Overview
Predicted 3D model of a 73-nucleotide RNA (transfer RNA) from a Candidatus Aenigmatarchaeota archaeon. Its mean pLDDT, the model's own confidence on a scale to 100, is 83. Rfam family: tRNA. The family's RNA type in Rfam is transfer RNA. The source organism's lineage runs through Archaea, Nanobdellati and Candidatus Aenigmatarchaeota.
RNA sequence: GCCUCGGUAGCUCAGUUGGAAGAGCGGCAGUCUCGUAAACUGCAGGUCGAGGGUUCAAAUCCCUCCCGGGGCU
Numbered sequence: 001g002c003c004u005c006g007g008u009a010g011c012u013c014a015g016u017u018g019g020a021a022g023a024g025c026g027g028c029a030g031u032c033u034c035g036u037a038a039a040c041u042g043c044a045g046g047u048c049g050a051g052g053g054u055u056c057a058a059a060u061c062c063c064u065c066c067c068g069g070g071g072c073u
Base pairs, nucleotide, nucleotide: 001072002071003070004069005068006067007066010025011024012023013022019056027043028042029041030040031039049065050064051063052062053061
């Protein structure tokens, strides 16, 4: 330099056909307990790597760039 896969909540990851974002763990509060843990219930937490384009509408499609994994030379 070229090819390929990935970047989404604090962490690990879904989101398949464009209709506007979720799960588990973690955090906080409550119930329960003499108390703690466990269990159960609820809540908070996101410029979807950056910029631009297409579209009525983009995490999703197109272009460029950045970061990481793998491969080739």